[in-house]
RNA sequence: CGGGCAGUCCGAGACAAUCGCGGGCACAAGCGGUGCGAAAGCAUCAGUGCAUGAGGAAAGUCCGGGCUCCACAGGACAGGGUGCCGGGCAGUUCCCGGUGAAGGCAACUUUAAGGAAAGUGCAACAGAAAAGAAAACCGCCCCUUCGGGGUAAGGAUGAAAAGGCGAGGUAAGAGCUCACCGGCGCUGCGGAGACGCAGCGGCCUUGUAAACCCCAUCCGGAGCAACGUCGUGGGUAAGCAUUAACCGUGGUCCGCGGGCUUCAGGAGACGGCUUGAGAUCUGUGGAGACACAGAUCCUAGAUAGAUGAUUGUCAUAUACAGAACCCGGCUUACCGGGCUGCACGGAAA
RNA sequence: GCCAAUGUGGCUCAGGGGUAGAGCAAUUCACUCGUAAUGAAUAGGUCGUGGGUUCGAUUCCCACCAUUGGCU
Repeated sequence: CGGGCAGUCCGAGACAAUCGCGGGCACAAGCGGUGCGAAAGCAUCAGUGCAUGAGGAAAGUCCGGGCUCCACAGGACAGGGUGCCGGGCAGUUCCCGGUGAAGGCAACUUUAAGGAAAGUGCAACAGAAAAGAAAACCGCCCCUUCGGGGUAAGGAUGAAAAGGCGAGGUAAGAGCUCACCGGCGCUGCGGAGACGCAGCGGCCUUGUAAACCCCAUCCGGAGCAACGUCGUGGGUAAGCAUUAACCGUGGUCCGCGGGCUUCAGGAGACGGCUUGAGAUCUGUGGAGACACAGAUCCUAGAUAGAUGAUUGUCAUAUACAGAACCCGGCUUACCGGGCUGCACGGAAA
Repeated sequence: GCCAAUGUGGCUCAGGGGUAGAGCAAUUCACUCGUAAUGAAUAGGUCGUGGGUUCGAUUCCCACCAUUGGCU
């Protein structure tokens, strides 16, 4: 220098002026509006001032949890999730470290990775045969030729053909025998474990479990539109009172309607609502995820839903996108920029 | 905000691992004086998108996208 690999941080572009919006705190005593009240005054709106006001994903709602209610939730079945090993966390399908496998020259990346030797299913077309130690289409060999027998080494089919390859052996062949390689099982050693290494045994049994299933393990359901408090309209259940008076029905008469309390409860109001597994810094322990200790800080809380507009200067351009109970993780979207480490190739010293 | 379901020719829907189908619609031909109906034939599909499992995916799994429904 080239093309790569990995990690991490920032991110309504920045600054200034004017106007405006949300919630919070304070002020003013005078002369604003509304409600209650005899008044004094109180509450609220408006006013003034102050500081403050979206994100790394606020998104998808895919996991886990807090919180609330349901019979405080226990057992069984069904159903569903997870699935190499060890650790972290409140917990998880998350994170960290490792093992095996696959890819890459390498840095490194990916990995739903238990069981197919418990059982069942499926494997189209082609092919002799698709799973039973079964099967003979061509070929090879033997018998003596109508045909019968042996043979899975070779051909042909297929995604996949009964361990691979070489030698011996044989009529021809075949783990039939042997060496090497692969798998499985047993034994020993190492490791906390996944697993690794070595030896022995011809033991050689297809693939598929993101097919049913088996094994292990986890899960009660619903969700802040949960739920709690108040509740003056209207309805109605129970209890009390009563056919008298009074009120309304435009003036009179008749007629009709109208009582009180409790329970439940629609609209609406308030709570739930933001101090929390919290943030920042420092130190210690650990390989790391993370844990512990100390100091400092408080950082939106709406309910038709605020966080904006204009102007000026700089700047090439300026993304994805907007809280709605909260938190941890994952996934997805994203103009552009900063920083760090590593490997390979080339060149120069 | 929360919870569910669906996506296959132009439209409405089947198909739930092995060559993607039906009805209506479209096009052409026949029949008719002509049209409709009827009969015969034909064309039309990235199975919403991307990835994975598998020999093989519309189907099974995951992530996105779009649409629809329910809860005050």
Source information: Predicted 3D model of RNase P RNA and transfer RNA as a complex of 421 nucleotides. The coordinates come from a structure-prediction model, not an experiment, and the mean pLDDT is 75. It holds a member of the Rfam family "Bacterial RNase P class A". About the family: Ribonuclease P (RNase P) is a ubiquitous endoribonuclease, found in archaea, bacteria and eukarya as well as chloroplasts and mitochondria. It is annotated as a ribozyme.